Background
Predicted 3D model of an 85-nucleotide RNA (c-di-GMP-I riboswitch aptamer) from Azospira sp. I13. It was read from a public genome assembly, where an Rfam model found it.
């Protein structure tokens, strides 16, 4: 370097619930704490999919729009500890 693996070790990330507090127009998010489902790329990026409409349009009491959000049972790339081979 390339595969394959998650059982060992030493991390990680986290679904989901409750308390607190905070951001935002809204969708959602974020920090501490408890329990706690899982995940070997549950780590970044593009892509597409949904959500939501402050602005902005419009044929105006609605409707259309992402530059916002979100994807752990989309898709691809890209990088990564650790163990075999």
């Nucleotide at each position: 370097u390339a595969c394959c693996g998650a059982u060992a070790a030493g991390g990680g990330c986290c679904a989901u619930c409750c308390c607190u507090c905070c951001u935002g127009a809204a969708a959602a998010g974020g920090a501490g704490g408890g329990a706690g489902c899982g995940c070997a790329a549950a780590g970044u990026u593009c892509c597409g999919g949904u959500c939501u409409a402050a602005g902005g349009g419009c044929a105006u009491c609605g409707c259309c729009u992402a530059g916002g959000a979100u994807c752990g049972a989309g898709g691809a790339a890209c990088u990564g500890c650790c163990g075999g081979u």
The model forms 95% of the base pairs in the Rfam consensus.